[in-house]
C1' cells in the first nucleotide's frame, strides 16, 4: 500500500427476511437474615462517528475512525 471481518450499557454476547433492542455478570433499591453472604423481586444504563435510502434502519448503501486477520 491492497483486501476482508468486526464495532450494541461498566464487561461479555444475542438481535432471524428492515417494523424499533434482549440475556448473563457487575451496579442500585427492596424482601429474606440478628448482621453479612446466598436466594427472590424490582430499577437505572446501550446501537463507534457523519451522511444517504425508506413511512420506518442495530439491520441496506457511502465516507471516516478504531480493532483484528490475510497479501505484498
Nucleotide at each position: 500500500g491492497c483486501a476482508g471481518a468486526c464495532a450494541u450499557g461498566g464487561c461479555c454476547c444475542a438481535g432471524c427476511u428492515g417494523g424499533a433492542a434482549g440475556g448473563g455478570c457487575a451496579c442500585c433499591a427492596g424482601g429474606u437474615u440478628u448482621c453479612c453472604a446466598c436466594c427472590c423481586u424490582g430499577g437505572a444504563g446501550g446501537u463507534g462517528u457523519g451522511g444517504g435510502u425508506u413511512c420506518g434502519a442495530g439491520u441496506c448503501c457511502c465516507g471516516c475512525u478504531g480493532u483484528c486477520u490475510g497479501c505484498u